[in-house]
Context: one part of a larger RNA
RNA sequence: CCUACAGCAAGACGAAAAGACCCCGUGGAGCUUUACUACAACUUGGUAUUGAAUUAGAGUUUUGGUUGCCGAGCAUAGGUGGGAGACUUUGAAGCGCCGUUUCCGGAUGGCGUGGAGUCAACACUGGAAUACCACCCUGCUGAGAUUUUAAUUCUAACCCUGGUCUGUUAUGAGUUUCAUAUCCAGACCGGGAACAGUGCCUGGUGGGUAGUUUGACUGGGGCGGUCGCCUCCUAAAUAGCAACGGAGGCGUUUACAAAGGUUGGCUAGGUCCGGAUGGAAAUCGGGCCGAUAGCGCAAAAGCACAAGCCAGCUUUACUGGAAGACCCAUAAGUCGAUCAGUUACGAAAGUAGAAUUUAGUGAACCGACCAUCCCACGUAGGUGGGUGGAAGAUCAUCAGAUAAAAGUUACCCCGGGGAUAACAGGCUGAUCCCUCCCAAGAGUCCACAUCGACGGAGGGGUUUGGCACCUCGAUGUCGGCUCAUCUCCCAAGGGUUUGGCUGUUCGCCAAUUAAAGCGGUACGCGAGCUGGGUUCAAACCGUCGUGAGACAGGUUGGUCUCUAUCUGCUGUAGG
Numbered sequence: 001c002c003u004a005c006a007g008c009a010a011g012a013c014g015a016a017a018a019g020a021c022c023c024c025g026u027g028g029a030g031c032u033u034u035a036c037u038a039c040a041a042c043u044u045g046g047u048a049u050u051g052a053a054u055u056a057g058a059g060u061u062u063u064g065g066u067u068g069c070c071g072a073g074c075a076u077a078g079g080u081g082g083g084a085g086a087c088u089u090u091g092a093a094g095c096g097c098c099g100u101u102u103c104c105g106g107a108u109g110g111c112g113u114g115g116a117g118u119c120a121a122c123a124c125u126g127g128a129a130u131a132c133c134a135c136c137c138u139g140c141u142g143a144g145a146u147u148u149u150a151a152u153u154c155u156a157a158c159c160c161u162g163g164u165c166u167g168u169u170a171u172g173a174g175u176u177u178c179a180u181a182u183c184c185a186g187a188c189c190g191g192g193a194a195c196a197g198u199g200c201c202u203g204g205u206g207g208g209u210a211g212u213u214u215g216a217c218u219g220g221g222g223c224g225g226u227c228g229c230c231u232c233c234u235a236a237a238u239a240g241c242a243a244c245g246g247a248g249g250c251g252u253u254u255a256c257a258a259a260g261g262u263u264g265g266c267u268a269g270g271u272c273c274g275g276a277u278g279g280a281a282a283u284c285g286g287g288c289c290g291a292u293a294g295c296g297c298a299a300a301a302g303c304a305c306a307a308g309c310c311a312g313c314u315u316u317a318c319u320g321g322a323a324g325a326c327c328c329a330u331a332a333g334u335c336g337a338u339c340a341g342u343u344a345c346g347a348a349a350g351u352a353g354a355a356u357u358u359a360g361u362g363a364a365c366c367g368a369c370c371a372u373c374c375c376a377c378g379u380a381g382g383u384g385g386g387u388g389g390a391a392g393a394u395c396a397u398c399a400g401a402u403a404a405a406a407g408u409u410a411c412c413c414c415g416g417g418g419a420u421a422a423c424a425g426g427c428u429g430a431u432c433c434c435u436c437c438c439a440a441g442a443g444u445c446c447a448c449a450u451c452g453a454c455g456g457a458g459g460g461g462u463u464u465g466g467c468a469c470c471u472c473g474a475u476g477u478c479g480g481c482u483c484a485u486c487u488c489c490c491a492a493g494g495g496u497u498u499g500g501c502u503g504u505u506c507g508c509c510a511a512u513u514a515a516a517g518c519g520g521u522a523c524g525c526g527a528g529c530u531g532g533g534u535u536c537a538a539a540c541c542g543u544c545g546u547g548a549g550a551c552a553g554g555u556u557g558g559u560c561u562c563u564a565u566c567u568g569c570u571g572u573a574g575g
Base pairs, nucleotide, nucleotide: 001575002574003573004572005571006570007569008568010567011566012565014562015561022417023416024415025414027413028412029409030408031407032406035212036211037210038209039208041205042204043203045201046200047199048198049197051154052153053152054151055150056149057148058147059146060145061144062143063142064141065140066139068137078136079135080134081133082132085119086118087117094113095112096111097110098109099108100107101106158192159191160190162189163188164187165186166185167184169181170180171179172178173177215227216226217225224244228250229249230248231247232246233245251398252296253355254354260314261313262312263311264310265309266308269289270288271287272286273285274284294303295302297360299358300357301356318341319340320339321338324335325334326333330399343352344351345350366392369389370388371387372386374385375384376383377382424471425469426467427466428465430464432460433459434458435457436456437455441451442450478532479530480529481528483524484521485520486519497511498510499509500508501507538556539555540554541553542551543550544549
């Protein structure tokens, strides 16, 4: 060295199980609730089943009676029409009694007495007689009809899981029959009763049940922040250009005394000097600089015979088109000469289709509004639709899933991902450890015996990190036990303890020792052991949460599989 056999388990990112942790999916399921929407259940009202009577109230209607007063005026004139007479021994005026009403003047009804008259046309009044008749208005009252509300009563619907009997069913004794229990049907008695119960419609309550929703970006996810539009820088002299890069704004405002149009005119601001109150700054005069001023608001660009400031007149902050361009995936967005009509200003040439420009915003659907020489329903009336116009969105997750929506899962499941976290490795080396340079200073004096500020240059890859590069069809994670090993340059050869507490590494303590070094090896080592901790399912406490549940908070409990093919190593035998 080869071949066997017996062994050991360091490696084959060993085997096993399409990772259970983490993230993703417009995946699923369980559970919760003051998420959304339904449904059961409970309940309110109406109606049907549902009938009768009495009393009280209310409404409508028929009929009888009655009421009606500004002032003037015989006097308490409701309205209109007819009307020259009406009532009266079938009892007038007057008087007495009893009612009703009242504006206290009176009006009106009944009874008794009485025994022959009373009232009207005529003057006053807008209007003439309750003299008489008819139809009405307003308020009150009697009677009837009808509807309805409330209460009470009834019986015939309906109810009784009350009783008796008959039929029927079953069991036992037994073989006419009896006893017991029970389902159903019927009759009678009793109780309740038009209620209750039930059907339909309707309002409420309603995690009892069900179906669902619960956004995305993101140097993993969550928490936080953000989401559309405008301006600048980043942006690298056309345009465009990202980041959870750096700064700010917007969701409007202005109309008849504009912040629009037009015509005409004007120039800001600062500083110095002088000047009453007067001051750093008011207004006045002069010199110098020159846009630093102003343009409703952010920023940028622009603007001086103005786009700034003032004044006059006004409404083009118009209607219908549009060549041609910019921008651009689409849809959108932007500019627009010029033509026709009608206006404003200007002497005119001309200018004007809002504002110095760039933000000041929302597609469809839906219903409502205005208009309409449109359509359908056979016509009128009407209804429904179409078309044109304008309004209704913090649809702000701003190209807007629905009219309408929150959580939890450690009881969890599926499909995926090393596209993405936790362990380990890798890159980096801010942090960390070590070394060096400079030397202010401390060191009585003296930088460098010793220490060394402010700074600077390196090395290492043991800490905490950053990144997310292999691994999610699995690379087992702290500590202990066992067993170790480290290749560098004048030297690390040998060695580096045992106990108490804690799961602890660490640390503290005790007793030793020559000494009780610091590190790497997947924070060495679980196909070698353990399983105390962390990190499933059970449970308790504190805190949080309405709750389901949650907590780098605590606590008790809790299955550690593998017969070695290859490499490697040990031993034995043979060659």

The part of an RNA shown here (large-subunit ribosomal RNA, domain V) has 575 nucleotides and comes from Candidatus Moranbacteria bacterium GW2011_GWE1_49_15. The source organism's lineage runs through Bacteria, Bacteria candidate phyla and Candidatus Moraniibacteriota.